Record summary: A computed fold for a 1424-nucleotide RNA from a metagenome, annotated as small-subunit ribosomal RNA. Its mean pLDDT, the model's own confidence on a scale to 100, is 84. It matches the Rfam family "Bacterial small subunit ribosomal RNA".

């Protein structure tokens, strides 16, 4: 640093994912050791058991226990001083909690420093004794008693009040000594209080607050304050976000990133809160107190039912909950804390151990050396490769571990939990120590076997339907290593929220348009200020971490040391360019006066012709309307044409135009009257007065609404005709709401320029509108301002395009955007009379939606061409019978293929056996056929008789014949037989794993490639365009030149003609014969081999003087002369594994082999090719000629036959002298055999059929039609099929239409390419969600009842030791209990809001394999 993913490609625009880092993790698989950290992220859930805060006899008095009687030592109580520290958690808190930085009205045990002082008395009380309650917790009543406990009075340097005279106020002992007590006063530490700034998300939370904001008295407190209280005022808070709701403990920091940012707030530091929940004070120097009080509540426990006790968010441990997190360890030895004069006790702070791969960091699992490349395993093209120097073996060390022995620092004098630890020595034997993921592409790494869209993978694209490098094992490889991966979360990539750093014509994105508040921004000068700004200095910015430089553990993690550095914050001193402030000044923005102008610019009120339609009359009469074509409609009651009156109501032809006007929306007959803005010229006024504009006000087409009118033509809704498979639609005839007017809502449109407003600036050319100036030739030219258009430069754009009217270049200020669907929907709110507007999500769900362009391929787009494509002809098929194939059907089989065109007289150039593969039964298992082995035998093969069998076979048998070659050996070769085993065999599957060959578009005219150019890029261009052709043929033009595979030609025949050559061909001339039969001839026919002829080669037209056409000449033959071979780049997973070959599967006493009988020939039916008819243009009868191919092994020699045509004779329109299929009889022929199941001949029978519905198919000249002839295979068997000649026609105007097909263009939402894509409801399943009658819970606010415990106030008759007074009774002063009162927790009622949960039924949505119905978009998508 980037990568895959939307496409057939291509660029952009955009989500999604992926590589990296971290982590209190968790899970899976696997583990050797040692260091240093970490370890309930959930249920602040509920705890059993132990332990966590005590100490002080040097305050007291008492008791017991010990005793050397000298004392010691324990121990409840009463007393001091610590349990407000240290540990713990993170519920709650959005706040001055918290963080940085001030600040003034305060407190401060213990500690430090100064001063000063420490006299004199008194009354009680706890234990202790005694009597009592209770089940226990505990507690009552009397008797005695000490104090550093508790009171008084005395004194006051300092202190405190003060009406400035005064007033008030203190101790405590102990003791040998260090030790204390009180009073002030300072420091120090600590902790309260105020304030700036900083600190999360919701506006579908917009107004909050009455002690509220201020004030004055008073109270409180340690101290300011409404902190309280009474009075007065009516304020404070808020869009720079008030209340309100959700959520959160903050900070250093920690992770992340290049930074800026973003998550984040364990461990360790600092703060804050909490302490079972809620409330409340006492105590104290500090609490409203984690291991204290008290009250209320839920909970657990004990109870003698009376009544008590508890609070692990301390350490450990236990249950729960959970994916998940440890030991009921040792010590106070070290550092700290608490008490004491100390000695010393307490300390689950702390130090340490233990458990757990949970990080992070080091080591190790051995090291050299060994090729017969060992076995062995995977793989193979069978040759080899490869794990692989790996391993074995040799040689060597021993880290760690284990044994052993020695042994610390941590400790200054004593004390060591850790611990016989660290750590050193000796010893052992390579010995005890490797796993986990990946291997399609991202992304490092590949083969077989399984497996068959199944199992299964999967982070994204996607893999699996039989050859899978994607799944499962394997081998082999790649990563990491005591660990590997997976799932979570985070930052990053992601510039994908854009401060650095984005974007809005068409990809998501400019509010329909002004106006205008607050706010952001604002021309040119001049002074001055210093608040941004910049610079210096000082204070802070904890440590601890980050970073850098040392050092310390053998090294690292880790710890120490010093340094930066913490981007901030405050205080202070300068600087003055800019921005801001304050004071002037100008005039270049902006206004504004004068004059002049054009305009469908708004409003009103008048006013004018066309036309429609109705009315009323006239003339006329049979139809008229209306459509693709009809009909519903009107009309003889008189339409529809025509003419004249009338009435009524809407819109404004022509002019008229990318003209004008307006903010937009919109605005058109004319005249008037009011009224906005604009643009021009001139100008001596004001002097930034300006630009944008969140909320907010106005206006806003058209549909619609409310009220009253009007209504002529349209015309939603409906009715009715048509059309359709249906037609709730298009098409037609009616037609009401509306459209019109006034008043009032409504506030949305592709309200588009899909382009917000304002300003500077940055080449042009060329219409037009509105005005101004100059200049003459007076109808043109220069010129200028402002508006509206076209085209075009730079420059922008993904690109299309945009270009002084900017989508350039710059700035201002506003509004929107952030994958697609869910959805502009729910729901909440506003707004309206309703439709409904306006604001605006979620769950789920998809990997894409989407934009511009490119090449194809469609289009019921468009131009051009072609072709038996259609026309024009001429003969068929579809009807009948029959023949052959095919379906289907039946069958034991009825073998298999082929399926629009491009399967179906096809594979089959011929199924009675054979063929043949198919079905039945019957045998064979190295095999019917091949090679290889051991052994035997010498054959084989002919031949002759029997037996068994349906045969294959199988035994037995007579004759005949006696293998070659030899180095003479059972040595080789050859046959044949046995035997074992590798094989053999398969017309069994896969044509969608192949080759070969083949059809088909199409004998169409196309298909490409090289250099060049344009284009970011697919790509383009060449190849398009004018012509012209049968051709991308040729010609010309052109950013193209050029070239190839195609098309033509070069091949083969046929057609004219020549030389050769003259047998078997041929005979004109001369003989001869029956006969070219012989002689002779080869001239003629023919034969076969060479030549030669045609090229638009000449003429005239026409074209562009081309290319080429059109006509004419010669010529056997003209314009490719006719046929023929020859098939471009590719298309259709065409078609064939059953011609052949050939991967892979699959069978191997069978899916191979043999053989018999059967089938393939079946028969309601349907189709396809075809033959013969249906008759007279014809049958029959007889006459009667002329062919060419080709075959007969050889053969121009030898052999065999044409029919139609022509001619004569019958027949005479009938189901016939047509037709000939069907039967029954008899021959014939081939074959081992004609039953299933050949062909022929005769004799006899004589059926359908009288020209064929919708449809269809072939053909353009020797064609069609029609007539016979031959071959191929075959034993035999054609109507098939491949060839031969005979006879021989009709048409074609012409390209509108159907089909196919080729160029261009055009529009696509198609690219498996219209057999394309898609869209709704319906009907199933699942998912989430909204509405819902109730229903269940949380929160929260009002009002009101109730008021524990508390302190506060009042009161205090009961009750009272210290202190007056009194001789004393008793009285005073105070106090206590008790009583009220107000405050108040917790409960009630009872009414709103608020979230959440559950729901009968109910609305869309979203996903689902082949489900229905239809066809709405997309091509003019068939009605844009």
């Nucleotide at each position: 640093a980037g990568a895959g993913u939307u496409u057939g490609a291509u660029c952009a625009u955009g989500g999604c994912u992926c590589a990296g880092a971290a982590c209190g993790a968790a899970c899976g698989c696997u583990g050797g050791c040692g260091g240093c950290a970490g370890g309930c992220u959930u249920a602040a859930c509920a705890c059993a058991u132990g332990c966590a805060a005590g100490u002080c006899g040097a305050g007291c008095g008492a008791g017991a226990a010990c005793u050397u009687c000298g004392g010691u030592u324990c121990u409840a109580g009463c007393g001091g001083c610590g349990g407000a520290c240290g540990g713990g958690u993170g519920a709650g808190u959005a706040a001055c909690a918290c963080g940085u930085g001030g600040g003034a009205a305060c407190a401060u045990g213990c500690c430090u420093u100064u001063c000063u002082c420490u006299a004199c008395g008194g009354a009680a009380u706890a234990g202790u004794c005694c009597c009592g309650g209770g089940a226990a917790a505990c507690u009552g009543g009397g008797u005695u008693u000490a104090a550093u406990a508790c009171c008084g009075u005395a004194u006051a340097c300092g202190c405190c009040c003060u009406u400035c005279g005064g007033g008030g106020g203190a101790a405590a002992g102990a003791a040998u000594u260090u030790c204390g007590g009180a009073g002030a006063a300072a420091g120090a530490u600590u902790g309260g209080c105020c304030c700036g700034c900083g600190c999360u998300u919701g506006a579908u939370u917009a107004g909050g607050u009455a002690g509220u904001u201020g004030g004055u008295g008073g109270g409180g407190u340690a101290a300011u304050g409404g902190c309280c209280u009474a009075c007065c005022a009516a304020g404070c808070c808020u869009a720079c976000g008030a209340u309100c709701a959700a959520u959160a403990g903050c900070u250093g920091g920690u992770u992340u990133g290049a930074g800026a940012g973003g998550a984040u707030g364990a461990u360790c530091a600092g703060c804050c809160a909490c302490a079972c929940u809620g409330g409340g004070a006492c105590u104290g120097a500090g609490a409203c107190a984690c291991g204290g009080c008290c009250c209320a509540g839920a909970c657990u426990c004990c109870u003698a039912c009376g009544g008590g006790a508890g609070g692990c968010a301390g350490c450990a441990g236990u249950g729960a909950g959970g994916a998940a997190u440890a030991u009921u360890g040792g010590a106070c030895a070290a550092u700290g804390g608490g008490g004491g004069c100390a000695a010393c006790c307490c300390u689950g702070a702390u130090c340490c151990a233990g458990c757990c791969a949970u990080g992070c960091c080091g080591c190790g699992u051995g090291a050299g050396u060994g090729a017969u490349g060992a076995a062995g395993g995977c793989c193979u093209u069978a040759g080899g490769g490869u794990c692989g120097u790996a391993a074995a073996g040799c040689u060597c060390u021993u880290u760690c571990g284990c044994u052993a022995g020695g042994g610390a620092a941590g400790a200054u004098a004593a004390u060591g939990a850790c611990g016989g630890u660290a750590c050193c020595u000796a010893g052992u034997a390579a010995a005890g120590a490797a796993a986990c993921c990946c291997c399609g592409g991202c992304u490092a790494a590949c083969u077989c076997c399984g497996u068959g869209c199944c199992a299964g993978c999967a982070g994204c694209c996607g893999c699996g339907g039989u050859a899978a490098u994607a799944c499962g094992g394997a081998g082999g490889g790649g990563g990491u290593u005591a660990g590997c991966g997976u799932u979570g979360u985070u930052c990053g990539g992601a510039a994908u929220u854009a401060c650095u750093g984005g974007g809005c014509g068409u990809a998501a994105a400019g509010c329909g348009u002004a106006c205008g508040u607050a706010g952001g921004c604002u021309g040119a000068u001049u002074a001055u200020u210093a608040a941004g700004u910049c610079a210096g200095a000082g204070g802070u910015g904890a440590a601890a971490u980050c970073c850098c430089g040392g050092a310390g553990c053998u090294c690292a993690a880790c710890u120490c040391c010093g340094g930066a550095a913490c981007u901030g914050c405050c205080u202070u001193u300068g600087a003055u360019a800019c921005u801001g402030g304050u004071a002037g000044u100008c005039u270049a923005g902006a206004g504004a006066u004068u004059g002049u102008g054009a305009g469908a610019g708004g409003u009103g009120a008048g006013u004018g012709g066309a036309a429609u339609u109705c009315c009323a009359a006239g003339u006329g009469u049979a139809g008229a309307g209306g459509u693709g074509a009809a009909a519903u409609u009107c009309g003889u009651a008189g339409a529809u044409a025509u003419u004249u009156g009338g009435a009524g109501g809407a819109a404004c032809a022509c002019c008229a135009g990318u003209g004008g006007c307006g903010a937009a929306g919109g605005c058109g007959g004319c005249u008037c009257a009011c009224u906005g803005g604009c643009a021009c010229a001139a100008u001596a006024c004001u002097g930034a007065c300006g630009c944008u504009g969140a909320g907010g006000u106005a206006c806003g087409a058209a549909a619609g609404u409310g009220u009253g009118g009007g209504u002529a033509g349209c015309a939603a809704a409906c009715a009715g005709g048509a059309u359709u498979a249906g037609a709730u639609a298009c098409c037609c005839u009616g037609g009401u709401a509306g459209u019109c007017c006034a008043c009032a809502c409504c506030g949305u449109a592709a309200a588009c320029g899909a382009u917000g407003a304002a300003u500077g600036c940055u080449a042009g050319u060329u219409g037009u509108c509105a005005g101004g100036g100059g200049g003459c030739a007076u109808g043109c030219c220069c010129u200028u301002u402002g508006g509206u258009g076209a085209c075009g430069c730079a420059c922008c754009u993904a690109a299309c395009g945009g270009a002084u009217u900017a989508a350039g270049c710059a700035u201002u200020c506003c509004g929107c955007c952030u994958g697609g669907g869910g959805a502009g929907u729910a729901c909440g709110g506003u707004c309206g009379c309703a439709a409904g507007a306006u604001u605006a999500a979620a769950a789920c769900u998809c990997a894409a939606a989407g934009g511009a362009a490119u090449u194809g391929a469609c289009g019921g787009g468009g131009g051009c061409c072609c072709g038996c494509a259609c026309a024009a002809g001429c003969g068929g098929u579809g009807g009948a019978g029959c023949a052959u194939g095919u379906g289907g059907u039946u069958u034991a089989a009825u073998u298999c293929g082929a399926a629009g065109c491009a399967a179906c007289g096809c594979g089959c150039a011929g199924a009675a056996c054979c063929u043949u593969a198919c079905c039945a039964c019957u045998c064979c298992u190295u095999g019917a056929c091949a090679u290889g082995g051991a052994g035997g035998u010498c054959g084989c093969g002919a031949u002759u008789a029997g037996a068994g069998g349906a045969g294959a076979c199988u035994c037995u048998u007579u004759u005949c014949u006696u293998c070659a070659g030899u180095u003479c050996g059972g040595c080789u070769g050859g046959a044949c037989c046995u035997c074992a085993c590798a094989c053999a065999g398969g017309u069994g599957c896969u044509g969608c794993a192949u080759g070969g060959c083949u059809g088909u578009c199409g004998u169409c005219a196309g298909c490409u490639c090289g250099u060049g150019u344009c284009g970011u890029g697919a790509g383009a261009u060449g190849u398009u365009g004018g012509g012209u052709u049968a051709a991308g043929u040729c010609c010309c033009g052109c950013a193209a030149c050029g070239a190839g595979c195609g098309c033509a030609a070069c091949c083969c025949u046929c057609g004219c003609u020549a030389a050769u050559a003259g047998u078997u061909g041929c005979c004109a001339u001369c003989a001869u014969u029956u006969a070219g039969u012989u002689g002779g001839g080869c001239a003629c026919u023919c034969u076969a081999u060479u030549g030669g002829a045609a090229c638009u080669g000449c003429c005239g037209g026409u074209g562009a003087u081309a290319a080429a056409c059109c006509g004419g000449a010669g010529g056997a033959a003209g314009g490719u002369g006719g046929g023929g071979a020859u098939g471009a780049c590719g298309u259709c997973a065409a078609g064939u594994c059953u011609u052949c070959a050939u991967g892979g599967c699959c069978c191997u006493u069978a899916c191979g082999g043999a053989g018999u009988g059967g089938g393939c020939u079946a028969c309601a039916c349907a189709c396809g090719u075809g033959c013969u008819a249906c008759a007279a243009u014809g049958g029959c009868a007889g006459u009667g000629a002329c062919a060419a191919u080709g075959g007969g092994a050889u053969a121009a020699u030898c052999c065999a036959u044409a029919a139609a045509a022509a001619c004569u004779g019958u027949c005479u329109c009938a189901g016939u002298u047509c037709g000939g299929a069907u039967u029954g009889g008899g021959g014939u022929c081939u074959g081992c055999a004609a039953c299933u199941c050949g062909a022929c001949c005769c004799c006899a029978u004589g059926a359908a059929g009288u020209u064929g519905g919708a449809a269809u198919c072939g053909c353009u000249a020797g064609u069609a039609a029609u007539c016979g002839c031959g071959g191929a295979a075959c034993a035999g068997c054609a109507u098939g099929c491949c060839g031969c000649g005979g006879u021989g026609a009709a048409u074609a105007c012409g390209u509108u239409c159907c089909c196919g097909g080729g160029c261009c263009u055009u529009g696509u939402a198609c690219a498996c390419a219209c057999c394309g894509c898609c869209c709704g409801u319906c009907a199933c399943a699942c998912c989430a969600u909204g509405g819902g009658a109730a229903u269940u819970g949380g929160g929260u606010c009002u009002a009101c009842c109730c008021g524990a415990a508390g302190g506060u106030g009042g009161u205090g008759c009961g009750c009272u030791a210290a202190c007056c007074a009194g001789c004393a009774a008793u009285g005073g002063a105070g106090g206590c209990a008790g009583c009220c009162a107000a405050c108040c927790a917790c409960g009630g009622u009872a009414g709103g809001u608020u979230c959440a949960g559950u729901g009968a039924c109910u609305g869309g949505g979203g996903u689902g394999a082949a489900g229905u119905c239809g066809u709405a978009a997309c091509a003019a998508g068939g009605u844009a």